[in-house]
Formats: sequence, C1' cells, structure tokens
RNA sequence: GUGUCUGUAGCUCAAUCGGCAGAGCACCUGACUGUGGAUCAGGCGGUUGAGGGUUCAAGUCCCUCCAGACACC
Repeated sequence: GUGUCUGUAGCUCAAUCGGCAGAGCACCUGACUGUGGAUCAGGCGGUUGAGGGUUCAAGUCCCUCCAGACACC
C1' cells in the first nucleotide's frame, strides 16, 4: 500500500426484516451478620468510535475518516 473483519454502560457481550438501547459482572444504598463475605431487595450508569447521507423512523442501510485485529504485498 491492497483486501476482510471489529468498534454499543467501568468490563464481557446482546439487540430478529430498520420500529421504546438491554443482560451479566462491577459500583452505590438498604435488609441480613459480632465484623466481613455470601445471599436478598432497590438504584446509578450510554453523544451506540467521529462526521455526513437515505428514511416518518438508523446501533442496524450508504459514504468519508479514526482506532484495533487478520491476510496479502
């Protein structure tokens, strides 16, 4: 340099044919406990990598860019 794939919560990952962005772990509060852990209940947490386009509606489709992985040269 060329091609392919990936990018969503602090972390690991979902999200059906384009139709309300979710789960587990972590974190916070409470219950329980002599304390802690475990367990139980509740809560917080998102410019879906960035910028445009299509659409009534985009995490999803199209274009450009950025970062990473792999293959080729």
Description: The prediction has a mean pLDDT of 80. Predicted 3D model of a 73-nucleotide RNA (transfer RNA) from a Chloroflexia bacterium. Its Rfam family is "tRNA". RNAcentral holds the sequence, with entries from ENA. NCBI's taxonomy places the organism under Bacteria, Bacillati, Chloroflexota, Chloroflexia.